Predicted 3D model of a 178-nucleotide RNA (c-di-AMP riboswitch aptamer (ydaO/yuaA leader)) from Gordonia mangrovi. The sequence is in RNAcentral, with records from Rfam. Lineage of the source: Bacteria > Bacillati > Mycobacteriales > Gordoniaceae > Gordonia.
RNA sequence: GAUUGGUCACCGCUCAAUCGCCCUCUGGGCGAACCGGGGAACCAUCAGUUUCGGAGCGAUCCGAAUUGGGGUGAAUCGCGCAUGCCCGGCGACGUUGUGUGUCGUCGGUCCGCGCGUAGGGCCAGUCUUCCGGCCCGAAUCCGACAGCUAACCCGGUCGGCGGUCGAAGGGAGAGCAA
Repeated sequence: GAUUGGUCACCGCUCAAUCGCCCUCUGGGCGAACCGGGGAACCAUCAGUUUCGGAGCGAUCCGAAUUGGGGUGAAUCGCGCAUGCCCGGCGACGUUGUGUGUCGUCGGUCCGCGCGUAGGGCCAGUCUUCCGGCCCGAAUCCGACAGCUAACCCGGUCGGCGGUCGAAGGGAGAGCAA
RNA backbone atom coordinates (compact mmCIF):
# COMPACT_ATOMS: atom_id res chain seq x y z
C1' G A 1 0.00 0.00 0.00
C1' A A 2 -3.75 -3.62 -1.52
C1' U A 3 -7.37 -7.37 -0.35
C1' U A 4 -10.52 -10.26 2.93
C1' G A 5 -13.12 -11.18 7.56
C1' G A 6 -15.09 -9.60 12.51
C1' U A 7 -16.91 -5.85 16.20
C1' C A 8 -18.78 -0.87 17.40
C1' A A 9 -20.69 3.82 15.64
C1' C A 10 -22.93 6.47 11.78
C1' C A 11 -25.70 6.60 7.10
C1' G A 12 -28.96 3.82 3.88
C1' C A 13 -32.29 -0.42 1.55
C1' U A 14 -36.20 -4.33 1.81
C1' C A 15 -40.48 -5.65 4.83
C1' A A 16 -46.50 -4.06 8.27
C1' A A 17 -42.30 -4.99 11.15
C1' U A 18 -41.53 1.50 14.07
C1' C A 19 -42.05 4.79 18.40
C1' G A 20 -43.12 5.45 23.59
C1' C A 21 -44.14 3.98 28.76
C1' C A 22 -44.05 0.62 33.12
C1' C A 23 -42.07 -3.49 36.08
C1' U A 24 -40.54 -8.04 40.28
C1' C A 25 -35.43 -5.83 34.51
C1' U A 26 -30.51 -9.11 29.87
C1' G A 27 -36.73 -11.13 30.87
C1' G A 28 -42.05 -9.73 31.22
C1' G A 29 -46.13 -6.38 30.29
C1' C A 30 -48.99 -2.04 28.26
C1' G A 31 -50.14 1.85 24.68
C1' A A 32 -49.89 4.43 19.94
C1' A A 33 -49.04 3.70 14.89
C1' C A 34 -48.80 0.41 10.87
C1' C A 35 -50.18 -4.59 9.08
C1' G A 36 -52.81 -9.50 8.51
C1' G A 37 -56.90 -13.17 9.28
C1' G A 38 -61.99 -14.62 10.63
C1' G A 39 -66.98 -12.62 10.46
C1' A A 40 -74.09 -10.31 8.31
C1' A A 41 -77.42 -8.03 5.00
C1' C A 42 -77.15 -6.78 -0.26
C1' C A 43 -74.50 -8.66 -4.31
C1' A A 44 -71.83 -12.79 -6.25
C1' U A 45 -71.23 -18.22 -6.66
C1' C A 46 -74.31 -23.12 -7.97
C1' A A 47 -70.96 -26.51 -6.17
C1' G A 48 -70.69 -30.26 -2.57
C1' U A 49 -63.73 -32.78 -3.43
C1' U A 50 -58.18 -36.91 -2.10
C1' U A 51 -55.44 -40.78 0.94
C1' C A 52 -54.28 -43.55 5.53
C1' G A 53 -55.21 -45.12 10.72
C1' G A 54 -58.56 -45.52 15.03
C1' A A 55 -63.69 -45.40 17.54
C1' G A 56 -68.96 -46.33 16.48
C1' C A 57 -74.74 -50.66 14.76
C1' G A 58 -75.14 -46.12 12.13
C1' A A 59 -75.26 -40.83 11.58
C1' U A 60 -70.71 -39.28 12.58
C1' C A 61 -66.23 -38.28 15.60
C1' C A 62 -60.71 -38.20 16.57
C1' G A 63 -55.69 -38.16 14.59
C1' A A 64 -52.06 -37.88 10.47
C1' A A 65 -50.89 -36.48 5.48
C1' U A 66 -51.26 -33.28 0.98
C1' U A 67 -52.84 -34.28 -4.71
C1' G A 68 -58.50 -30.48 -4.22
C1' G A 69 -59.04 -25.61 -2.32
C1' G A 70 -57.42 -21.25 0.30
C1' G A 71 -53.90 -17.36 2.90
C1' U A 72 -49.38 -13.96 3.31
C1' G A 73 -46.29 -11.96 -0.72
C1' A A 74 -44.49 -8.16 -6.53
C1' A A 75 -43.08 -13.19 -7.04
C1' U A 76 -47.52 -14.97 -12.08
C1' C A 77 -47.45 -16.95 -16.91
C1' G A 78 -44.99 -18.80 -21.48
C1' C A 79 -41.14 -21.26 -24.45
C1' G A 80 -36.92 -24.40 -24.67
C1' C A 81 -33.37 -28.03 -22.65
C1' A A 82 -32.52 -32.08 -19.69
C1' U A 83 -34.00 -36.28 -17.47
C1' G A 84 -34.86 -37.89 -11.44
C1' C A 85 -39.40 -39.70 -8.90
C1' C A 86 -44.55 -40.58 -9.77
C1' C A 87 -49.13 -41.32 -13.00
C1' G A 88 -51.31 -42.91 -17.69
C1' G A 89 -51.08 -45.04 -22.81
C1' C A 90 -48.63 -48.13 -26.67
C1' G A 91 -45.09 -51.95 -28.19
C1' A A 92 -41.55 -55.89 -27.12
C1' C A 93 -39.45 -59.80 -23.78
C1' G A 94 -41.36 -63.58 -20.58
C1' U A 95 -45.89 -67.18 -19.86
C1' U A 96 -50.38 -72.43 -22.08
C1' G A 97 -52.79 -67.60 -20.76
C1' U A 98 -53.41 -63.43 -17.35
C1' G A 99 -50.82 -60.85 -13.52
C1' U A 100 -46.08 -59.32 -11.27
C1' G A 101 -41.36 -57.93 -13.43
C1' U A 102 -37.75 -55.88 -17.31
C1' C A 103 -36.68 -52.81 -21.67
C1' G A 104 -38.09 -49.06 -25.26
C1' U A 105 -41.27 -45.01 -26.63
C1' C A 106 -45.12 -41.01 -26.16
C1' G A 107 -47.84 -37.64 -22.95
C1' G A 108 -48.60 -35.17 -18.05
C1' U A 109 -47.56 -32.96 -12.70
C1' C A 110 -43.51 -31.60 -9.58
C1' C A 111 -38.11 -30.89 -9.11
C1' G A 112 -33.36 -29.03 -11.98
C1' C A 113 -31.19 -25.45 -15.83
C1' G A 114 -31.68 -21.39 -19.47
C1' C A 115 -34.35 -17.27 -21.96
C1' G A 116 -38.35 -14.18 -21.54
C1' U A 117 -42.72 -12.16 -18.88
C1' A A 118 -47.49 -10.04 -15.75
C1' G A 119 -45.91 -7.58 -11.70
C1' G A 120 -42.42 -5.31 -7.88
C1' G A 121 -37.95 -2.45 -5.61
C1' C A 122 -33.66 1.15 -5.57
C1' C A 123 -30.78 5.49 -7.68
C1' A A 124 -29.52 9.43 -0.35
C1' G A 125 -33.60 15.94 2.93
C1' U A 126 -39.69 14.59 1.59
C1' C A 127 -43.80 13.54 -2.18
C1' U A 128 -45.45 12.95 -7.49
C1' U A 129 -43.50 12.34 -12.25
C1' C A 130 -40.18 12.04 -16.94
C1' C A 131 -35.34 10.36 -19.08
C1' G A 132 -31.40 7.16 -18.05
C1' G A 133 -29.16 3.21 -15.01
C1' C A 134 -29.05 -1.14 -11.45
C1' C A 135 -31.90 -5.27 -9.37
C1' C A 136 -36.11 -8.95 -7.77
C1' G A 137 -39.65 -11.89 -10.35
C1' A A 138 -38.74 -16.19 -4.02
C1' A A 139 -40.34 -18.57 -0.07
C1' U A 140 -43.79 -20.22 3.20
C1' C A 141 -48.41 -21.10 6.03
C1' C A 142 -53.53 -23.49 6.73
C1' G A 143 -54.99 -28.73 6.51
C1' A A 144 -60.52 -30.80 3.17
C1' C A 145 -61.92 -25.65 5.14
C1' A A 146 -62.86 -19.91 4.70
C1' G A 147 -66.33 -15.14 -1.55
C1' C A 148 -67.53 -9.93 -0.35
C1' U A 149 -68.73 -8.31 4.54
C1' A A 150 -71.02 -3.28 9.20
C1' A A 151 -70.93 -4.60 14.26
C1' C A 152 -67.86 -7.97 16.60
C1' C A 153 -63.67 -11.59 17.30
C1' C A 154 -58.37 -13.18 16.79
C1' G A 155 -53.31 -12.18 15.65
C1' G A 156 -48.15 -9.74 13.90
C1' U A 157 -44.30 -5.80 14.81
C1' C A 158 -39.69 -10.75 12.67
C1' G A 159 -35.96 -11.57 9.42
C1' G A 160 -32.46 -10.28 5.54
C1' C A 161 -28.88 -6.84 3.14
C1' G A 162 -25.64 -2.57 1.64
C1' G A 163 -22.20 1.86 2.15
C1' U A 164 -17.69 5.64 3.06
C1' C A 165 -17.69 10.40 -3.14
C1' G A 166 -20.60 6.28 -5.49
C1' A A 167 -26.03 5.77 -11.76
C1' A A 168 -26.30 8.34 -3.46
C1' G A 169 -27.16 10.29 -12.31
C1' G A 170 -30.05 14.34 -14.84
C1' G A 171 -34.93 17.29 -15.63
C1' A A 172 -39.99 19.34 -14.07
C1' G A 173 -43.63 20.51 -10.29
C1' A A 174 -45.34 20.70 -5.19
C1' G A 175 -43.94 21.40 -0.36
C1' C A 176 -40.44 22.48 3.53
C1' A A 177 -36.43 25.52 5.26
C1' A A 178 -33.60 30.00 5.19

It matches the Rfam family "c-di-AMP riboswitch aptamer (ydaO/yuaA leader)". From the family's description: This family represents a conserved RNA structure found upstream of the ydaO and yuaA genes in Bacillus subtilis and related genes in other bacteria. The ydaO/yuaA element is thought to act as a genetic 'off' switch for the ydaO and yuaA genes in its native state. It is believed that the element may be triggered during osmotic shock leading to activation of ydaO, a predicted amino acid transporter gene, and members of the yuaA-yubG operon which code for KtrA and KtrB K+ transporters. The family has 106 seed sequences and 7,607 matches in Rfam 15.1. Its mean pLDDT, the model's own confidence on a scale to 100, is 78.